[in-house]
Context: one part of a larger RNA
Molecule: large-subunit ribosomal RNA, domain I
Organism: Synergistaceae bacterium
RNA sequence: AGCGUACGGUGGAUGCCUAGGCUCUCAGAGGCGAUGAAGGACGUGACAAGCUGCGAUAAGCUACGAGGAGGCGCAAAUAGCCGUUAUAUACGUAGAUUUCCGAAUGGGGCAACCCGGCCAGAAAUGGUCACCCGCCGCAAGGCGAGGAGCGAACCCGAUGAACUGAAACAUCUAAGUAGUCGGAGGAAGAGAAAACAAUAGUGAUUCCCUAAGUAGUGGCGAGCGAACGGGGAAUAGCCCAAACCAGGAAUGUUUCGGCAUUUCUGGGGUUGUAGGACUGCAACAAGCGAAUAUAUGUGAAAGGGAACCCUUUGGAAAGAGGGGCCAUAGACGGUGAUAGCCCGGUACCUGUAAGCAGCUAUGAGCUAGCAGUAUCCUGAGUAGCGCGGGACACGUGAAACCCUGUGUGAAUCCGGCGGGACCAUCCGCCAAGGCUAAAUACUCCUGAGAGACCGAUAGUGAACUAGUACCGUGAGGGAAAGGUGAAAAGUACCCCGAACAGGGGAGUGAAAUAGAACCUGAAACCGUGCGCUU
Numbered sequence: 001a002g003c004g005u006a007c008g009g010u011g012g013a014u015g016c017c018u019a020g021g022c023u024c025u026c027a028g029a030g031g032c033g034a035u036g037a038a039g040g041a042c043g044u045g046a047c048a049a050g051c052u053g054c055g056a057u058a059a060g061c062u063a064c065g066a067g068g069a070g071g072c073g074c075a076a077a078u079a080g081c082c083g084u085u086a087u088a089u090a091c092g093u094a095g096a097u098u099u100c101c102g103a104a105u106g107g108g109g110c111a112a113c114c115c116g117g118c119c120a121g122a123a124a125u126g127g128u129c130a131c132c133c134g135c136c137g138c139a140a141g142g143c144g145a146g147g148a149g150c151g152a153a154c155c156c157g158a159u160g161a162a163c164u165g166a167a168a169c170a171u172c173u174a175a176g177u178a179g180u181c182g183g184a185g186g187a188a189g190a191g192a193a194a195a196c197a198a199u200a201g202u203g204a205u206u207c208c209c210u211a212a213g214u215a216g217u218g219g220c221g222a223g224c225g226a227a228c229g230g231g232g233a234a235u236a237g238c239c240c241a242a243a244c245c246a247g248g249a250a251u252g253u254u255u256c257g258g259c260a261u262u263u264c265u266g267g268g269g270u271u272g273u274a275g276g277a278c279u280g281c282a283a284c285a286a287g288c289g290a291a292u293a294u295a296u297g298u299g300a301a302a303g304g305g306a307a308c309c310c311u312u313u314g315g316a317a318a319g320a321g322g323g324g325c326c327a328u329a330g331a332c333g334g335u336g337a338u339a340g341c342c343c344g345g346u347a348c349c350u351g352u353a354a355g356c357a358g359c360u361a362u363g364a365g366c367u368a369g370c371a372g373u374a375u376c377c378u379g380a381g382u383a384g385c386g387c388g389g390g391a392c393a394c395g396u397g398a399a400a401c402c403c404u405g406u407g408u409g410a411a412u413c414c415g416g417c418g419g420g421a422c423c424a425u426c427c428g429c430c431a432a433g434g435c436u437a438a439a440u441a442c443u444c445c446u447g448a449g450a451g452a453c454c455g456a457u458a459g460u461g462a463a464c465u466a467g468u469a470c471c472g473u474g475a476g477g478g479a480a481a482g483g484u485g486a487a488a489a490g491u492a493c494c495c496c497g498a499a500c501a502g503g504g505g506a507g508u509g510a511a512a513u514a515g516a517a518c519c520u521g522a523a524a525c526c527g528u529g530c531g532c533u534u
Stems, first nucleotide, its partner, number of pairs: 001533009015519001016483002020454002022451007029443002031150002039101003042055003046078001050074002061095005070082003106115003116129005131147002133144004154185001155183005165172001169219001195202002206233005216224002237435003240379001244267010272413001274378004278372004286367003291362003296357003302350003308323005324341002326330001332344003384408007394420001415430005470477002490518001493505004
């Protein structure tokens, strides 16, 4: 020196564990904000660096409720306090306080700072003063919990790529996607046929399954891709404008009686087997129903809530053996190992306030018939058409239907639109005003629960002072880091040592090779003893 072996050191794999995650289900909630949010800065404790809580009333103040022996957060210790049979702590509900910044709003500003006006007050101090919109007002001004900002996804609209695919690439695709902007709600949007269909019929919209990768479309390439019909989920229908009538105001006119025009308000009226106005007749009933009050129910913290002992092994019993019991409770968690009956709970029952629902009562308001057809009304720069685009599964095509930048421009019920060029027949429907629950989409958040999900290099980036430390001028990037023991019983005392290093005894403990660099403790790597070989 090598090999082997034993015992160590180092190291932190593995096993076990879970305080944290991940993905769902069922419910709830679906917003917060000028009554100042979200988010922060700075403070606040006896001592107080961090986190948490709170705000100069500052780990808190008040009321009510519930609760009942212990408390003064994480967090041990010291000092000092509070409470113990009803004013402790802790819990629920409702309040009070709530610095400064921040939409930030008196003005300014390099956020958490600086500087003002006016009013009240002796002062301390308190209040008030941005902009926009709406209403009232001649104006000055007054009034408004109006708007502004924040928020995860879902929704509607505006704008709108490229990589990529086409095995290159330009039409095309990716895709009306990503991104940006605006707006809203708990959902949004759509929605009560100028719809489909086809000789038969359906009867608003939305969503799912199917039809169907079909019909189509397409450098007929890559690709894109319906509808009718059928089956389900859920169902709900309505209101204006106009004709006509009445009233107010203004204007014009007047023979001063009025009349006309415009406008406002009320009545009326709302559709395609056309309807309504208008005229005549009939009727006063029935139905729906906002809102208010209420029996009652639900509803916070909470309260009640069954049943077990002995022996044995062990440090410890819940294990094993034996004998019992409860069960509308054998969910789950804890307890020195594996507990229905030890503890917390669980099933079940009880429970008040606010809030919510709500039988019933009152009841604003809404809705209806028959006949006649002379006249009137039934949404105009609209429909349609030309040109240019877009959107429809449909790339201009034979290209309908829908939207519209530009130009042009009807009809008025003996009317008009559609049925995929166009025409006829036939059929369906009534545009150019508006509202509308449910079935559908989503989850920042709350409660309950689940998992052939993870188990500390996994699972969130984050099980721990984590969006922290740290890096970057900045936008931004972004970690590592869990485990003594059942219980601190965390090693009194002695010794070695310079020692508050480290260790040896002693003691605790079931165990200290569980001693805090603490469960288990693999390998690489480093030693020591012994054996063999050179």